Annotation: Large-subunit ribosomal RNA, domain II from a Nanobdellota archaeon, 711 nucleotides, folded computationally.
Context: one part of a larger RNA
C1' cells in the first nucleotide's frame, strides 16, 4: 500500500417550539404500597394553569357597548381578525405614558432546538497528587587496582678550576617536573566511508598518558529536589524540571474525520459590540410553518421635485501661478552722484493694467445617471401577494473583471462606491487556463443558431468584390506574459496645396561660363576659394568681388547662370494608410503546430460549421387547477444550510408463507425502479429463511499520518 472486521450527534434532567392524542377551568401525579419482577389498583404530598399592577405599603379588572369585516351564506348575519370605547394597577397636581383585562390549560408519546453534564469522534503541550528510581550518569565517602618503553636532566652532591674567603665556571653524579615522544588506559578534534551499519554511532585522523590521572567493589545525595571546574549539563537510550500510576474522557475559539437515496428552496464573507481580529453575540442575507385577507412592485414611460458631482469658468469670490508695462511708496538690500541734505539706477514691497495657466477642502455656471413623489403600462397576487409572528440555520477569511474614486514610482499592490461573475456553474470558444466571450445542464432523439471559426492537423469557403503590405510585417480581442516608445525613413499607396512646363519644363548630353581684376586690406605669398572689409562697373544669350575640389601661390577641375539637343511631364510642401529602423539574455523554439505572399491587413457580400443555448417530438418529476378525462407553468445547475418523502440492516409482537425434491451465505448473469435498492435464473453450499402490519435501535464506511488482524 491493499483486503477484511471495528470506527463518530447518545443518555438523563430542565427549558422552549412543532405534530398526534386524552381530559378540560381544570390537568397530572412523585416516592411509596397492594399485586406475579406483569396488567391493574391505591397514593393528592406536590407541580402547572384559573388575575393583574406596583420596589413596596397596597389596590384589584370587559359595557357580554358601537363600527368594519375574511371564510361561509340567497340574504340578514358573520367564530376568528381589525378599529373605537370601557376597565385594573403604577407613576402623577393633572395631562400623558407603561403593563394588564371579553377564560385555555395540562398530561403523555414522537420530533426540531437550547442549557448542564465527556455531550459527535480522535488529538495536545501541560497542571496537581502518591509512589519507583544514582546497576546509566554527576559529586562526595570507604576499601582496593593500574600507568610498556624511551627522552630531557632541576635542586642537592663528588672532583677540578677560581678567590683572602666566597660567588662563579667546567666535568661527573643525581633523578626533580600538573616536562617531552609514546603503548595500555582515558578522551572524542578532523575527515570521509558506513548510514535496516560492525555500532541508537562505528571507522579514520587527532588529544592526553605520574597527573586537577585512569579504574573496580561498596556506600550516600531524589524531582522545584539532587549533583554540576556551569553546557540549563547529568539524574537508567527520557530533563528549561525524571519515570509509573492516579485526578482524567483535563481543556483545545485549533487540525483531521463524521457511514443510505431522491425531491423542493437555497446563502454569507456586510453593519454594530466584545483583551474582539483563526472566535462569538445581535442585525442583515437562506429556509420551514402559521396568522393575515388585497394589494405589491425591483422593469419601461410620463409628472413634479431636491441637489452642486463630471465638465467648465476665472475683474464672480478664496487661493496658487507665466511673462511684460505703468504708478507709487517705503520698512528694506546693492550700486552711483553729492561735503551733507538729497537725488538717480536696480532688486524687492504694494496697487493697477495687459497676457498665459491651475484647484478635493474655489464657484458667476452646470449636466448625464442615480434618488424621491404621483400616475400609466408591464409583471406578480384570492391557486393567498404585501404585512406580521414563530421554529431551524449557515455565514460574519472572500476573490476576478468593468467603471468611478483615496493611498502608492509601481505591482498578479492596497482601501472604498456601483454592477457583474467565480465562490456554490457544468456545456461551447479562448492551444492549454475559477471568474474574458457565448450560454444557466430534468431525460432521450432530431434539427437551428451563439461566441468563435471554415488550407492540413480539425467540423465548415483554398468563397466572392475592391484596396493595402514585401516587412514572414502579419496569421494573438484583451489582462499577466507576448510586447513596445520618443525620434527618424528618396519604402510604398491615397488625398490636397503651391510652382515650372509644347513660347519645350526636369534629368542627361554638347557648348559657353567673359572683361576692369591678381577688388582693397592683410600677408613671405593671399590671384573667386586662410582671414578682414566691400560686393561695384562693363560686354553679353549668360557668367558670383564666386558653390565645392585643388595649388606654396598661380594653374587646373567644377557649380551657380546661359544657349543648343531631346520630347512630356517635373519640383517643393501638408495630411492620412500600411511598412522599415529604433528593438539586447542566457539548452534549440515557437503564429497551438504544419505551413501561408494570402491561409496577412482594411472595407464589404453570400454561404456553411459550431453548445447541455433555441425549436420539435416523446417521457419523468415538481407546483397549481380539475368536471378526475385532463389542463396550465417566462418550473426542475448548485456549496454551507433549511424542508419533505423514501431504501436497507438487527431485534420484538401479530398475521401469513418458503425450505434436504435444497434455507442462509458465496459466484455468475438477466430484468425492474429516478435512486437507496428489489426480483428472477444457473452454479456452489448443506439448514435454516422470508413477506405484510406494528414497535424498538450500540442501524448503513473510502478517507480520521484512524484501530486490530491478514498479506
Nucleotide at each position: 500500500g491493499c483486503c477484511a472486521g471495528g470506527g463518530a450527534g447518545u443518555g438523563c434532567a430542565u427549558c422552549u417550539g412543532a405534530g398526534u392524542g386524552g381530559c378540560a377551568a381544570g390537568g397530572g401525579u412523585a416516592a411509596c404500597c397492594c399485586g406475579a419482577a406483569a396488567a391493574g389498583g391505591g397514593g393528592g404530598a406536590c407541580c402547572c394553569g384559573u388575575g393583574g399592577g406596583g420596589a413596596a405599603a397596597c389596590c384589584g379588572a370587559c359595557a357580554a357597548g358601537c363600527c368594519c369585516g375574511c371564510a361561509a351564506g340567497c340574504a340578514a348575519u358573520g367564530a376568528g381578525g381589525g378599529g373605537c370605547g370601557a376597565g385594573g394597577c403604577g407613576u402623577u397636581a393633572a395631562a400623558g405614558c407603561g403593563c394588564c383585562u371579553g377564560g385555555a390549560g395540562u398530561c403523555a408519546c414522537u420530533u426540531g432546538g437550547a442549557u448542564g453534564c465527556g455531550a459527535c469522534c480522535c488529538g495536545a503541550a501541560g497542571c496537581c497528587g502518591c509512589u519507583c528510581g544514582a546497576u546509566c550518569u554527576a559529586a562526595c565517602c570507604c576499601a582496593g587496582g593500574g600507568u610498556a618503553a624511551g627522552g630531557u636532566g632541576a635542586a642537592g652532591u663528588g672532583g677540578g678550576g677560581g678567590u683572602a674567603a666566597a660567588a662563579c665556571c667546567c666535568c661527573g653524579u643525581g633523578g626533580a617536573g600538573g616536562c617531552c615522544u609514546g603503548a595500555a588506559g582515558a578522551g572524542g578534534u578532523u575527515c570521509u566511508a558506513c548510514g535496516u551499519g560492525c555500532a541508537c554511532g562505528u571507522g579514520u585522523u587527532c588529544u592526553u598518558c605520574u597527573a586537577a590521572c585512569c579504574u573496580u567493589g561498596g556506600g550516600c545525595u531524589a524531582g522545584g529536589g539532587g549533583u554540576g571546574a556551569a553546557a540549563a549539563g547529568c539524574c537508567a537510550a527520557u530533563c528549561g524540571a525524571g519515570a509509573g500510576c492516579g485526578g482524567u474522557g483535563a481543556u483545545a475559539g485549533c487540525u483531521g474525520g463524521u457511514u443510505c437515496c431522491u425531491a423542493c428552496c437555497g446563502a454569507a464573507g456586510u453593519u454594530g459590540g466584545c483583551c474582539g481580529c483563526a472566535g462569538u453575540c445581535a442585525a442583515g442575507c437562506c429556509u420551514u410553518c402559521g396568522c393575515g385577507g388585497a394589494g405589491a412592485u425591483g422593469g419601461u414611460c410620463c409628472u413634479u421635485g431636491a441637489g452642486g458631482u463630471a465638465g467648465a469658468g476665472g475683474u464672480a469670490c478664496g487661493g496658487a501661478u507665466u511673462g511684460g508695462g505703468g504708478a507709487u511708496u517705503u520698512a528694506g538690500g546693492a550700486c552711483c552722484c553729492g561735503a551733507a541734505a538729497g537725488g538717480g539706477u536696480u532688486c524687492g514691497g504694494u496697487c493697477u493694467u495687459c497676457u498665459g495657466u491651475c484647484c478635493a477642502a474655489c464657484u458667476c455656471c452646470g449636466a448625464a445617471u442615480a434618488c424621491a413623489u404621483g400616475g400609466a403600462c408591464g409583471u406578480c397576487g384570492u391557486a393567498g401577494a404585501a404585512g406580521c409572528g414563530a421554529g431551524g440555520a449557515g455565514a460574519c477569511g472572500g476573490g476576478g473583471c468593468a467603471u468611478c474614486g483615496g493611498g502608492g514610482u509601481a505591482a498578479g499592490c492596497u482601501c472604498g462606491g456601483u454592477g457583474u461573475c467565480c465562490g456554490a456553474a457544468a456545456g461551447g470558444g479562448g492551444a492549454a487556463c475559477a471568474a474574458c466571450c457565448c450560454a444557466g445542464a430534468c431525460u432521450a432523439u432530431c434539427g437551428u443558431u451563439a461566441a468563435g471559426g471554415u488550407c492540413c492537423c480539425u467540423a465548415a469557403a483554398u468563397u466572392c468584390u475592391g484596396g493595402u503590405u514585401a516587412a514572414g510585417u502579419g496569421c494573438u480581442a484583451a489582462c499577466g506574459g507576448g510586447u513596445a516608445a520618443a525620434g527618424g525613413g528618396c519604402g510604398u499607396c491615397u488625398c490636397u496645396c503651391u510652382c515650372c512646363a509644347g513660347a519645350g519644363a526636369c534629368a542627361g548630353c554638347g557648348a559657353g561660363g567673359a572683361g576692369g581684376u591678381u577688388g582693397g586690406c592683410u600677408c613671405a605669398g593671399a590671384a573667386g576659394c586662410a582671414g578682414c572689409c566691400a560686393c561695384c562697373c562693363u560686354u553679353c544669350a549668360a557668367a558670383a568681388a564666386g558653390u565645392g575640389c585643388g595649388u606654396a601661390a598661380c594653374a587646373g577641375c567644377u557649380u551657380a547662370c546661359u544657349c543648343g539637343u531631346c520630347a512630356a511631364g517635373g519640383a517643393g510642401g501638408g495630411a492620412g494608410g500600411c511598412c522599415c529602423c529604433u528593438a539586447a539574455a542566457a539548452u534549440g523554439g515557437a503564429c497551438g503546430g504544419g505551413g501561408c505572399u494570402a491561409a496577412a491587413c482594411c472595407a464589404g457580400a453570400u454561404a456553411c460549421c459550431g453548445a447541455u443555448a433555441c425549436g420539435a417530438u416523446a417521457g419523468a418529476c415538481c407546483g397549481c387547477c380539475u368536471u378526475c378525462g385532463g389542463g396550465c407553468g417566462u418550473g426542475u445547475g448548485a456549496u454551507a444550510g433549511g424542508u419533505a418523502g423514501g431504501c436497507g440492516u438487527c431485534c420484538u409482537g401479530c398475521u401469513u408463507g418458503g425450505g434436504c425434491a435444497g434455507a442462509a451465505g458465496c459466484c455468475a448473469u438477466u430484468c425492474c425502479a429516478a435512486g437507496a435498492g428489489g426480483a428472477g435464473u444457473g452454479g456452489u453450499g448443506g439448514a435454516c429463511c422470508g413477506a405484510g402490519c406494528u414497535g424498538g435501535a450500540a442501524u448503513g464506511a473510502a478517507a480520521a499520518u484512524c484501530c486490530u488482524g491478514g498479506u
The full RNA is in RNAcentral, with records from ENA. Model confidence (mean pLDDT): 83 of 100.